[in-house]
Context: one part of a larger RNA
RNA sequence: GACGAACGCUGGCGGCGUGCCUAAAACAAGCAAGUCGAACGAGGUCCAACCGAUGGCAACAUCGGGGAAGACCGAGUGGCGAACGGGUGAGUAACACGUGAGAAACCUGCCCCGGAGACCGGGAUAACCCAGGGAAACUUGGGCUACUACCGGAUACCUUCACCGGAUCGCAUGAUCUGGUGAAGAAAUGGACUCCGCUCCGGGAGGGUCUCGCGGCCCAUCAGCUUGUUGGUGAGGUAACGGCUCACCAAGGCGACGACGGGUAGCUGGUCUGAGAGGACGAUCAGCCACACUGGGACUGAGACACGGCCCAGACUCCUACGGGAGGCAGCAGUUAGGAAUCUUGCGCAAUGGGCGAAAGCCUGACGCAGCAACGCCGCGUGCGGGAUGAAGGCCUUCGGGUUGUAAACCGCUUUCAGUGGGGACGAAAUUGACGGUACCCACAGAAGAAGCUCCGGCUAACUACGUGCCAGCAGCCGCGGUAACACGUAGGGGGCAAGCGUUGUCC
Numbered sequence: 001g002a003c004g005a006a007c008g009c010u011g012g013c014g015g016c017g018u019g020c021c022u023a024a025a026a027c028a029a030g031c032a033a034g035u036c037g038a039a040c041g042a043g044g045u046c047c048a049a050c051c052g053a054u055g056g057c058a059a060c061a062u063c064g065g066g067g068a069a070g071a072c073c074g075a076g077u078g079g080c081g082a083a084c085g086g087g088u089g090a091g092u093a094a095c096a097c098g099u100g101a102g103a104a105a106c107c108u109g110c111c112c113c114g115g116a117g118a119c120c121g122g123g124a125u126a127a128c129c130c131a132g133g134g135a136a137a138c139u140u141g142g143g144c145u146a147c148u149a150c151c152g153g154a155u156a157c158c159u160u161c162a163c164c165g166g167a168u169c170g171c172a173u174g175a176u177c178u179g180g181u182g183a184a185g186a187a188a189u190g191g192a193c194u195c196c197g198c199u200c201c202g203g204g205a206g207g208g209u210c211u212c213g214c215g216g217c218c219c220a221u222c223a224g225c226u227u228g229u230u231g232g233u234g235a236g237g238u239a240a241c242g243g244c245u246c247a248c249c250a251a252g253g254c255g256a257c258g259a260c261g262g263g264u265a266g267c268u269g270g271u272c273u274g275a276g277a278g279g280a281c282g283a284u285c286a287g288c289c290a291c292a293c294u295g296g297g298a299c300u301g302a303g304a305c306a307c308g309g310c311c312c313a314g315a316c317u318c319c320u321a322c323g324g325g326a327g328g329c330a331g332c333a334g335u336u337a338g339g340a341a342u343c344u345u346g347c348g349c350a351a352u353g354g355g356c357g358a359a360a361g362c363c364u365g366a367c368g369c370a371g372c373a374a375c376g377c378c379g380c381g382u383g384c385g386g387g388a389u390g391a392a393g394g395c396c397u398u399c400g401g402g403u404u405g406u407a408a409a410c411c412g413c414u415u416u417c418a419g420u421g422g423g424g425a426c427g428a429a430a431u432u433g434a435c436g437g438u439a440c441c442c443a444c445a446g447a448a449g450a451a452g453c454u455c456c457g458g459c460u461a462a463c464u465a466c467g468u469g470c471c472a473g474c475a476g477c478c479g480c481g482g483u484a485a486c487a488c489g490u491a492g493g494g495g496g497c498a499a500g501c502g503u504u505g506u507c508c
Base pairs, nucleotide, nucleotide: 001507002506003505005504006503007502008501009500012380013379014378015377016376017375018373019372020338025336026335027334030332031331034080035079036078039077040076043073044072045071046070050065051064052063053062054061055060087291088290089289097215098214099213100212101211102210103209106208107207108206111204112203113202114201115200116199117198119153120152121151122150128143129142130141131140132139133138158185159184160183161182162181163180164179165178166177167176168175169174190196191195217263218262219261224254225253226252229251230250231249232248233247234246235245236244266288267287268286269285270281271280272279273278293314294313295312296311297310316327317326318325319324344370346369347368348367352366353364354363355362356361383413384412385411386410393404394403395402396401417449419444420443421442422441423440427435452497453496454495455494456493457478458477459476463492464491465490466489467488473480474479
C1' cells in the first nucleotide's frame, strides 16, 4: 500500500459498487420453462335466432329448453423450446486452460443465399366411453376417432455407394472436376391461402468435435514405470481420425530435458504490490472447462449421457391401509447447522435479452429496480464573520500567574444536507414506467437535527499533575513499573485521522 474481511468503540447524508472465503452440509412452504387453437380430434362455459310456460290489452318482462357464427377454459395427440439463460468449484496437473497451427478425418436445428420438387395410398392410437385393480402413486382390459403423428408405393434436377475411364492439383494418406453402367434414397400442397410452413441438394454465417507445437505448481526423503501396454494386419464402432474396442502377429513404448508415484490446485483475461524485473492472488465482471444428493447407464434429440428428464444401485428424508410409493435449492429469496463472518421468504416484465406464436400475446427470481449492512471507494455536512474585562468552571502554579481560549456567552449573517409544503421528469416510437410522486426544481422555518476514535519514552508528531509502588498493569521492537513513573491508571493539556478510528489476519 491492498482486502469479498472480522473484532472493539463510535456513527449525519448521498452516489456507485460489493456482500457464505467455513459444511460440494441438510433443507419446510413459495416461485425460477414454457408456448402454439393459423397442426389435430373431442369436451366444457358464455351467447343470437327459434320453441314452450307464467304475467300483461299490447309493446314486452321473467323462467325453462335450444344451441349458429364467435369468444374463452382446462386436459390430450402433435410441433418448437426445455442442451440457452442461472448456480457452484467438489473433481481435474489434463490438450482442462492460454496461445499458435492443422482436419485431404468431421457434425450442425433455427437463420441467410441459390437450385429442384411435394404424386398415389394405408393401418393405427391418445383424448372420450364402458368394465376392473390399488390406501396412494398410478395402472389393466374392451370399444370409437383426428392430424403438420406413423407407415407403404411412385418420381429423382440431385445425393450416397459400387465398378470402369479421363483431366488438374497436393508434403503424404489423397483431393477436386468430369463421362458411362447399376443399386438405394424425399415430402405435409398442410395451415381463416397476402403469408407461414414441408422434402432433397449446394453454399454461407454462427456453433460444436478431433489432432498437434509451445507455455504456466511443489516433493527425488517418489527412480524406475507400462500388457491394450507400443506398433502392425483385419474387423467392429463413431459425425469423424485413432488401441476407441476386439481377434491375430511382433516386442515394443516412457524416463534425471524428471517417467511413475505423492501433495496441492479449476485455467485465463486480469487483481494487488513494485521504479521496473519480479512476487502473491484468480471475489465481483468476461471467456473456457468441470459438476448437479453419491456411483453407474443409456434413451430422446441437430445438439445431453441432460441442475428443476428417465433407469439401476447406495446413503438420507418423507407418506403408507405395510402390499408399496415420493424427493434432491452448487436457480431466487428463505430455514437449520458450521463459523470470527456474509442480506429481503420484496416490486416489475416498463427497459435490455431469451423461448413459443403469423400476430395479439403468454412465460421469463435472466434482467431492471427497490430493501438490509460504514463492507469498500468517492463526495458533502455537523456552520460563517465579529467578539477580551481574556468571564465562570476545570487543570497547573514558583501563588505573581499560566493554560483551556475567540473557545464560550453575546451581536450579525447564511441554510448545503436532513425536515415540511408545492411542482415534477429522462429512461418509450405509442393509448406501455416496476423504479416513483424517485431524481431534479421552487418555497418555508430555524444554528437549528448531525463527532468520534486513537496516540503522546525512543523509533514517531504530541507533557504535566495525582494515584499506584517489580503490585496492578503496558508492550510492534528496544523495553517501562521495586515511593517524585513524560512508558501502568485517571484528569487537564496536546498530536494524528475523521463518519470513521483503532486492533487482528493475509499478500506485496